[in-house]
RNA sequence: GGGCCCUUAGCUCAGUAGGCAGAGCGGCGGACUAUUAAUCCGACGGUCCCCGGUUCGAGGCCGGGAGGGCCCA
Numbered sequence: 001g002g003g004c005c006c007u008u009a010g011c012u013c014a015g016u017a018g019g020c021a022g023a024g025c026g027g028c029g030g031a032c033u034a035u036u037a038a039u040c041c042g043a044c045g046g047u048c049c050c051c052g053g054u055u056c057g058a059g060g061c062c063g064g065g066a067g068g069g070c071c072c073a
Stems, first nucleotide, its partner, number of pairs: 001072007010025004019056001028042004049065005
C1' cells in the first nucleotide's frame, strides 16, 4: 500500500426484505429461606462508533471518516 470482516445496554451477542431496539449474564428491588446460596418475579439501563446522503421512515441502504481483527504485498 491492497483485500475482507467486526463496532448495538456495564459484559457477551441477536436484530429477517427499511416500519416497536431486544436476549443472556451482571448490577438493583422484591418473593422464598432462621440466614446465605440456589430458584422465581419485577423495574431500570441505549448518541445502535462518528459525520453526511437516500427515504414518509435507517441499527439494516449509499458516501466519507475512526477504532479493532485477519490475510496479501
The prediction has a mean pLDDT of 81. Predicted 3D model of a 73-nucleotide RNA (transfer RNA) from a Xanthobacteraceae bacterium. It matches the Rfam family "tRNA". It is annotated as a transfer RNA. NCBI's taxonomy places the organism under Bacteria, Pseudomonadati, Alphaproteobacteria, Hyphomicrobiales, Xanthobacteraceae. The sequence is in RNAcentral, with records from ENA.